RNA sequence: AAUUCGCCCUUAGAGUUUGAUCCUGGCUCAGGAUGAACGCUGGCGGCGUGCUUAACACAUGCAAGUCGAACGGAGUUUAAGAAGGAAGCUUGCUUUCAUUUUAAACUUAGUGGCGGACGGGUGAGUAACGCGUGAGGAACCUGCCCUUCAGUGGGGAACAACAACUAGAAAUGGUUGCUAAUACCGCAUAAUGUCGGAUUGCCGCAUGACAGACCGAUCAAAGGAUUUAUUCGCUGAAAGAUGGCCUCGCGUCUGAUUAGCUGGUUGGCGGGGUAACGGCCCACCAAGGCGACGAUCAGUAGUCGGUCUGAGAGGAUGAACGGCCACAUUGGGACUGAGACACGGCCCAGACUCCUACGGGAGGCAGCAGUGGGGAAUAUUGCGCAAUGGGGGAAACCCUGACGCAGCAACGCCGCGUGAUUGAAGAAGGUCUUCGGAUUGUAAAAAUCUUUUAUCAAGGACGAAGAAGUGACGGUACUUGAUGAAUAAGCUCCGGCUAACUACGUGCCAGCAGCCGCGGUAAUACGUAGAUGACAAGCGUUAUCCGGAUUUACUGGGUGUAAAGGGCGAGUAGGCGGAUUGGCAAGUUGGGAGUGAAAUGUCGGGGCUUAACCCCGGAACUGCUUCCAAAACUGUUGAUCUUGAGUGAUGGAGAGGCAGGCGGAAUUCCCAGUGUAGCGGUGAAAUGCGUAGAUAUUGGGAGGAACACCAGUGGCGAAGGCGGCCUGCUGGACAUUAACUGACGCUGAGGAGCGAAAGCGUGGGGAGCAAACAGGAUUAGAUACCCUGGUAGUCCACGCCGUAAACGAUGGAUACUAGGUGUGGGAGGUAUUGACCCCUUCCGUGCCGCAGUUAACACAUUAAGUAUCCCACCUGGGGAGUACGACCGCAAGGUUGAAACUCAAAGGAAUUGACGGGGGCCCGCACAAGUGGUGGAGCAUGUGGUUUAAUUCGACGCUACGCGAAGAACCUUACCUGGGUUUGACAUUCACAGGAAGAGUGCAGAGAUGUAUUCGCCUUCGGGCCUGUGAACAGGUGCUGCAUGGCUGUCGUCAGCUCGUGCCGUGAGGUGUUGGGUUAAGUCCCGCAACGAGCGCAACCCCUAUUUUCAGUUACCAUCGGGUAAUGCCGGGGACUCUGGAGAGACUGCCGUUAUAAAACGGAGGAAGGCGGGGAUGACGUCAAGUCAGCAUGGCCCUUACGUCCAGGGCUACACACGUGCUACAAUGGUCGGUACAAAGGGAAGCGAAGUCGCGAGGCGGAGCAAAUCUCAAAAAGCCGAUCCCAGUCCGGACUGCAGGCUGCAAUUCGCCUGCACGAAGUCGGAAUCACUAGUAACCGCAGGUCAGCUACACUGCGGUGAAUACGUUCCCGGGCCUUGUACACACCGCCCGUCA
Repeated sequence: AAUUCGCCCUUAGAGUUUGAUCCUGGCUCAGGAUGAACGCUGGCGGCGUGCUUAACACAUGCAAGUCGAACGGAGUUUAAGAAGGAAGCUUGCUUUCAUUUUAAACUUAGUGGCGGACGGGUGAGUAACGCGUGAGGAACCUGCCCUUCAGUGGGGAACAACAACUAGAAAUGGUUGCUAAUACCGCAUAAUGUCGGAUUGCCGCAUGACAGACCGAUCAAAGGAUUUAUUCGCUGAAAGAUGGCCUCGCGUCUGAUUAGCUGGUUGGCGGGGUAACGGCCCACCAAGGCGACGAUCAGUAGUCGGUCUGAGAGGAUGAACGGCCACAUUGGGACUGAGACACGGCCCAGACUCCUACGGGAGGCAGCAGUGGGGAAUAUUGCGCAAUGGGGGAAACCCUGACGCAGCAACGCCGCGUGAUUGAAGAAGGUCUUCGGAUUGUAAAAAUCUUUUAUCAAGGACGAAGAAGUGACGGUACUUGAUGAAUAAGCUCCGGCUAACUACGUGCCAGCAGCCGCGGUAAUACGUAGAUGACAAGCGUUAUCCGGAUUUACUGGGUGUAAAGGGCGAGUAGGCGGAUUGGCAAGUUGGGAGUGAAAUGUCGGGGCUUAACCCCGGAACUGCUUCCAAAACUGUUGAUCUUGAGUGAUGGAGAGGCAGGCGGAAUUCCCAGUGUAGCGGUGAAAUGCGUAGAUAUUGGGAGGAACACCAGUGGCGAAGGCGGCCUGCUGGACAUUAACUGACGCUGAGGAGCGAAAGCGUGGGGAGCAAACAGGAUUAGAUACCCUGGUAGUCCACGCCGUAAACGAUGGAUACUAGGUGUGGGAGGUAUUGACCCCUUCCGUGCCGCAGUUAACACAUUAAGUAUCCCACCUGGGGAGUACGACCGCAAGGUUGAAACUCAAAGGAAUUGACGGGGGCCCGCACAAGUGGUGGAGCAUGUGGUUUAAUUCGACGCUACGCGAAGAACCUUACCUGGGUUUGACAUUCACAGGAAGAGUGCAGAGAUGUAUUCGCCUUCGGGCCUGUGAACAGGUGCUGCAUGGCUGUCGUCAGCUCGUGCCGUGAGGUGUUGGGUUAAGUCCCGCAACGAGCGCAACCCCUAUUUUCAGUUACCAUCGGGUAAUGCCGGGGACUCUGGAGAGACUGCCGUUAUAAAACGGAGGAAGGCGGGGAUGACGUCAAGUCAGCAUGGCCCUUACGUCCAGGGCUACACACGUGCUACAAUGGUCGGUACAAAGGGAAGCGAAGUCGCGAGGCGGAGCAAAUCUCAAAAAGCCGAUCCCAGUCCGGACUGCAGGCUGCAAUUCGCCUGCACGAAGUCGGAAUCACUAGUAACCGCAGGUCAGCUACACUGCGGUGAAUACGUUCCCGGGCCUUGUACACACCGCCCGUCA
């Protein structure tokens, strides 16, 4: 290093459409990041970072100078000398001053040299060879630097400075004169330089290059400093290095609603210009060049290394650091120079600012600070050249806002701290509470310990190289010591996603919200508090990017129904392409070389106490270029092949197309005949036609359009589409054959063509039909559906249009992948031939079905399966296939085709329900068949409404309304008015005081109550009872039945509702429970991927119908006896009736028929027959159904009142409306008289007999009875007589008057009953509507509860008399099961569309 094996690592999701499910699909969230900003808060340090906006304007200071060792001056100082003045005097010395000479040192305005092209800033422009990457320059330049060779001789002329004069306000000059140089200019010398001429070798694809030797021409220079030995320079040449310039391949944003662009444009010849190539520029010539592989135009943008994110591929980005580019107030231009078309240089023009004496001048922070402005927003007019680096200089040194540092800012990253240990009385306080407690919480306090940090004090660096000296940072880092827990915690969240919950306040308000969504009186969602969770010197919000998003899908998606296959074929460019073989080597694979800057990232080390940060090394940078090799695949080229494709030959099928001709039926119209009153049309009608003869019918004729039967999930065609018959022309497919060509193939962007119906143009034609239109109907309306008419149009020719649910909602081609069964067209086989049958095979067209696919439905050799190739199309819903633009069109319009804004969905398939003026089966007094009612009248009662001081409250379709209320004169009573009262009318407890409780009487009062007075304790000595005062508390029929319990209604006594296990389905779910029968029944039987089970049904319970047995008083009385006017009255009996205990009985058990069975029908027997009749009994659930006023109860509210007591009033009102009933309207009746037969109940503050009084209600009376004994109690209809005679009556009884009775404290508001009198409406009830199927309806009375009495005609029971009808399930209503459709699920009282506000 390779191979193999093993191991490891990387890729996370959630909420939201639905009643629920799966899928599609969008929206949103959790993560990371930032040159950030904002809100609240803020202890320290290190390292970084800091105008993203106005390339807006800038005050002030600084940011590029340096060299006297290039030069002439000028100035200062020192020394020496000269001559001079002055002073002192030691008279020749000293001092001093100015001048001058020399020397030295220093300074520097000017000439000159080098540098101001670097460093620093910014990103406006630029879509470009600008940048990146890789090549090329045989087409080029390069100061300073390195190496090498050679040279440095001799002359000349000026210009600054300076001086004089002079212009101007200034800036800045002008004239004359003098002068130096490493400034400037000739001359000499000179080649390996340059140019010209001729020539040899060698290289290159080429223009040409390189090397050698020959001839000619031509081009250089500067000196300075010195220790005299050098050194620094200068000139020519070569080479290097560095830096630059040019060219090319490839890469580099969006828009086609930008499709054509281009005149120096493209090329050539010749010139000019440049360092150099080149239309770079010019003259001439040619007419080219670019573009669907996106030119041109428009928009946006500096670019890369990198950075952020991501598993990656990618996506986004280009601050800081580094490379390149561009720019310097805007535009243009050149000069100088090695280098610029020059940020702190020049000129011109524009804008702006400043100065001005108005003539003229000056300026350019996108250098560092700083100012104004803009903005959500971004720092000091700091220190230093000590280090690193740069410029100049020989050097010392000077300059350097580069740089090194410091300051400000939590802007970011990293590190540290705000204490540690022990500590339960689980302190206080807070919060909650079921009042017990829980929690804050070892948290605090307290005790012990530590001192990072902060403070103070002391010491005190590295960074300095190179012997010394040199530090801005800085008395900084660091070290030591001291005091003392001392100096140091916030922010956000707490409904789900998403870790973390309670209380109060609020009451769809205030507010929250990232999405879903919270808030309408019990909010874990708002606000506050407490508690909790997360992060932490930060936390949260906002903005932006990537991620999640496989939601643009290369990795890695789709298009039958979710968004999505072009309407269709032929075909251009392009893409892809059969078999065998040879060559090449573009792709491909392997290896080598170059490059891929550094930094970043990564791995391994190292340095700051650690980390961030910094340093070193490795790998990597997946790329590009180049060389070598291989030849399987793709490509290319040559040869060959036949299976793809095509041609030929033979054959049959067909509504394939175009043109011409012919035919019959029918409709309509015209003419004529017959004939007479209607026809026509509809749900029913009318408009319309008809006596001027219709419709009907017969004959004749005209004209147009369409082709019955055959006819078929049959045929043909690419699709649209094509249907009478014949002829002509013509396209395609299929089968057989295997003669020919030899990959000629598939697909197909643009473009051209075809393309239903409607529509348009011109000209014809026009029978029927028929938009528009007219009329008639229907209807609330009816600009519709229906009817009568009717024009375009429909038809033909020619020309447009170019769209459809142009659909198989499924693009084309090829190959492969179980079968079965039809049908259309061929071929072959078997059989002696023919026809059929059968078998095989090809093409087409259907159905079923396996694997497989699919979200499911479904598809399944005619794929939506498995693969390959090509085209078209999709990326949430709406806005919208709209607007604008462009193209097409005569027009109508078509094609292409957005955005703003808005929503959190829109959608597909399937599931369970519910629903349907869908279907099937079945049931119910549901209809029908019947009977009787209600609705009309009067009255009773309830309700609404109205009224009222109050008419208390509740109940409102069925399922409120003779309901709560089984009984409102007071009470009840909850309402109203008025009068009182406040620990209370009632309960418990405590403290204190007092006393029986209480009763009677008088007075005031409506009474409650007040007041006066009289009488008045018990005790086992523990206490009991009561009153007063005070406090806890009582009390509330106040609110919420939408906070609740319990109870109830209703669907419905309907036959349903579920579960376990199994099986099926991704799942919701299904199966079971469906199906065939049967039943009153999910009752039972059979079948069945189900097998079982539960709640319901039925049965078990009660009453009733028959009977047996037992027992028999208060019930009964057949037999026996007694007795009465009469009666089971008495003895007695236990037979009968009856009473009440226990049994029996009925089970489709038996027979017959049908049937596999369940069961049904018929029959026998039986008191009873198919559940014998009735009752009780009400599944899972629905209606937020009813009830807080029956009771209970959470929460809220009231507390001298919303509690409580009392009197009176009200609940009984009355224009009206409705419900439920009673009584009637009469003769099946009313009235009167006589007479008969029940059951079930009640009774002691009760029922109350006999007797008696009263017309009667009733009174007196009081026997009997706590009841099979007594009593209420008379049953009524019925039956037997009499009367009335069809009328508002001898019906009906309201209303009213008078007189009475009863209850009660009290009948006025407001009771019941009786008698007499009065005698209303009403003559059977509109639309509509209710109950009932047998002992039922109807009719008749009796009893009870409540209750003093009663409004009871109500309610609950009881018996008596006692019917009619049911063909049947079409229809109405309700219900059950199966099935079907659905955009409904608050479930059709749904959903939803349009208009208007």